[in-house]
Context: one part of a larger RNA
RNA sequence: CUGGGUGUAAAGGGAGCGCAGGCGGGACUGCAAGUUGGAUGUGAAAUACCGUGGCUUAACCACGGAACUGCAUCCAAAACUGUAGUUCUUGAGUGAAGUAGAGGCAAGCGGAAUUCCGAGUGUAGCGGUGAAAUGCGUAGAUAUUCGGAGGAACACCAGUGGCGAAGGCGGCUUGCUGGGCUUUAACUGACGCUGAGGCUCGAAAGUGUGGGGAGCAAACAGGAUUAGAUACCCUGGUAGUCCACACUGUAAACGAUGAUAGCUAGGUGUGGGGGGUCUGACCCCUUCCGUGCCGGAGUUAACGCAAUAAGCUAUCCACCUGGGGAGUACGACCGCAAGGUUGAAACUC
Numbered sequence: 001c002u003g004g005g006u007g008u009a010a011a012g013g014g015a016g017c018g019c020a021g022g023c024g025g026g027a028c029u030g031c032a033a034g035u036u037g038g039a040u041g042u043g044a045a046a047u048a049c050c051g052u053g054g055c056u057u058a059a060c061c062a063c064g065g066a067a068c069u070g071c072a073u074c075c076a077a078a079a080c081u082g083u084a085g086u087u088c089u090u091g092a093g094u095g096a097a098g099u100a101g102a103g104g105c106a107a108g109c110g111g112a113a114u115u116c117c118g119a120g121u122g123u124a125g126c127g128g129u130g131a132a133a134u135g136c137g138u139a140g141a142u143a144u145u146c147g148g149a150g151g152a153a154c155a156c157c158a159g160u161g162g163c164g165a166a167g168g169c170g171g172c173u174u175g176c177u178g179g180g181c182u183u184u185a186a187c188u189g190a191c192g193c194u195g196a197g198g199c200u201c202g203a204a205a206g207u208g209u210g211g212g213g214a215g216c217a218a219a220c221a222g223g224a225u226u227a228g229a230u231a232c233c234c235u236g237g238u239a240g241u242c243c244a245c246a247c248u249g250u251a252a253a254c255g256a257u258g259a260u261a262g263c264u265a266g267g268u269g270u271g272g273g274g275g276g277u278c279u280g281a282c283c284c285c286u287u288c289c290g291u292g293c294c295g296g297a298g299u300u301a302a303c304g305c306a307a308u309a310a311g312c313u314a315u316c317c318a319c320c321u322g323g324g325g326a327g328u329a330c331g332a333c334c335g336c337a338a339g340g341u342u343g344a345a346a347c348u349c
Base pairs, nucleotide, nucleotide: 003321004320005319006318007303008302012317014201015200016199017198021194022193023192025088026087027086028085029084030083031082033081034080035077036076037075038074039073040072041071042070049065050064051063052062053061054060091191092188093187094186095184096183097182098181099180103177104176105175106174107173108172109171110154115149116148117147118146119145120144121143125136126135162169163168206247207246208245209244210243211242215241216240220236221235222234223233258316259315260314261313262312263311266294267293268292269291270290271289272288273287274286275285276284298305299304322349323348324347331342332341333340334339
């Protein structure tokens, strides 16, 4: 390189947008670059191949043939690709009418609970555990009632329910704002798909500056346990967790399953729409989009998957090629740092 693969054996990029590139719907016409056919020239000889012959044979040598699958020029064809033009509406998009939603951003508001502070009642314990102790408490704790402060999170509703490209999103109200779905078929007329680089987004932890700090809690301290206990358990407790702005760019970033399009038995739930029967807001029939379960063909090493495919096809991208060494070293790029991205070899089994 080819091939074979990528749910679990090695292997789908964390996700999107998108330049180049690759690929691309129906009809008609022209051109002829690719393509196909023919002709001419060339493709040296030797070698190799086939046949015949010469040295007593062979090696060796000679002759003949085919071949040299290529390149150039010319002629022709026009199905396919390409290209130029005309056209179409089913792909794609726009409009119109509806519609569901924790989609995003900002501001405001609310109640429950924990903690703390003040005051009242009240007295000797509280707390914690397997059992204890450290700890708190006669300077009045725990408990209980009222008032206040502050921060963080939003019980029930809540659902293999919804929304989002992924990460993710959940009290209520308002403002701004993205996307989806259904119906219609007015408009554009292939405007599409994918996408190396690139750009943007990207949980938690972490970093910088400035705030904030109720609860929880790495580190740390003490008490236990134990042979020891740098742990598990307990009492405390700082970063952090929260906010603003900036950085980091990684996760079992998982459906361990790339994106898009088409095709291929059924059954049964559930979310959002449309149509119909009846017209009764039900039920039933049907249809589109989403989300689950079961299951046939098919597929799979098996497990399983099975219209949300891991089935049958097509296009494009990413990735794999025995284990360890190693996601390490070196170099480069990025980062304030932590570190990230790219990514070997010797050696060894």

RNAcentral holds the full RNA, with entries from SILVA. The part of an RNA shown here (small-subunit ribosomal RNA, central domain) has 349 nucleotides and comes from a wastewater metagenome. Rfam family: Bacterial small subunit ribosomal RNA. Model confidence (mean pLDDT): 87 of 100.